A computed fold for a 72-nucleotide RNA from a bacterium, annotated as transfer RNA.

RNA sequence: GGCCCCAUCGUCUAAUGGUUAGGACAUUAGGUUUUCAUCCUAAAAAUCGGAGUUCGAUUCUCCGUGGGGUCA
Numbered sequence: 001g002g003c004c005c006c007a008u009c010g011u012c013u014a015a016u017g018g019u020u021a022g023g024a025c026a027u028u029a030g031g032u033u034u035u036c037a038u039c040c041u042a043a044a045a046a047u048c049g050g051a052g053u054u055c056g057a058u059u060c061u062c063c064g065u066g067g068g069g070u071c072a
Base pairs, nucleotide, nucleotide: 001071002070003069004068005067006066007065010025011024012023013022018055027043028042029041030040031039048064049063050062051061052060
C1' cells in the first nucleotide's frame, strides 16, 4: 500500500428501515437482615464523527477516525 471485518450504557451483548434502543453484570437509592452477605424493588446510564438516500436511519450508501485480520 491492496482487500475484508468491527465500532451501541462503566463492561459484555441484543435490536426486519417505524423499539420508551432491550437484557446480564456492575453502580446508586430503598426494602429485608442486629450487621455483612444473599434476596426483592426502583433509578441513572449508550448508538465513533461528518455527509447522503428516505416520510422515517443503530440499521442502507459515501468519506473520515480508531481497532482487528489477511496479502505483498